RNA sequence: GGGGUUGUAGCUCAGUUGGGAGAGCGGUGCGUUCGCAACGCACAGGUCAAGGGUUCAAGUCCCUCCAGCUCCA
Numbered sequence: 001g002g003g004g005u006u007g008u009a010g011c012u013c014a015g016u017u018g019g020g021a022g023a024g025c026g027g028u029g030c031g032u033u034c035g036c037a038a039c040g041c042a043c044a045g046g047u048c049a050a051g052g053g054u055u056c057a058a059g060u061c062c063c064u065c066c067a068g069c070u071c072c073a
Stems, first nucleotide, its partner, number of pairs: 001072007010025004019056001027043005050064004
C1' cells in the first nucleotide's frame, strides 16, 4: 500500500426484507428482611464510531474517513 471483517446503552451482544432502537448483566428507586444477599416490580441510561449522499422514511443502501482484528505484499 491492497483485500476481508468488526464498530449499536457502563459491559457482552441482537436488530436477517429500509418503517417499533432492543435483550442479558450492571445502575437507581420501591416491596419483601432486624439488616445484607437473593427474589419481585418499576424507572433511568443511545451523536447506532465520525462526515456526507439517496429515499416520504436509513443502524440497515451508496461514498468518504477513523479505530481494532486478520490476510496478502